[in-house]
The RNA shown here (transfer RNA) has 72 nucleotides and comes from a Candidatus Latescibacterota bacterium. The organism belongs to Candidatus Latescibacterota, within Bacteria. The coordinates come from a structure-prediction model, not an experiment, and the mean pLDDT is 81.
RNA sequence: UCCAGCGUAGCUCAAUGGUGGAGCAUUCGGCUGUUAACCGAAGGGUUGCAAGUUCGAGUCUUGCCGCUGGAG
Numbered sequence: 001u002c003c004a005g006c007g008u009a010g011c012u013c014a015a016u017g018g019u020g021g022a023g024c025a026u027u028c029g030g031c032u033g034u035u036a037a038c039c040g041a042a043g044g045g046u047u048g049c050a051a052g053u054u055c056g057a058g059u060c061u062u063g064c065c066g067c068u069g070g071a072g
Base pairs, nucleotide, nucleotide: 001071002070003069004068005067006066007065010024011023012022013021018055026042027041028040029039030038048064049063050062051061052060
């Protein structure tokens, strides 16, 4: 330099172009001799950045950035 894949909650991952969810973690509550375990609830998102297409984009297109792998 070129090619491919990936980028979503603190972490690991979902989401047919049509209201972004789950598990773990955190906080609060319940349960009880009790920390734990178990049960319930809550909080937490500019979907890497910027444009484009569309009535509507996490999803499709382009550029850039980052990470990983490959070629030279």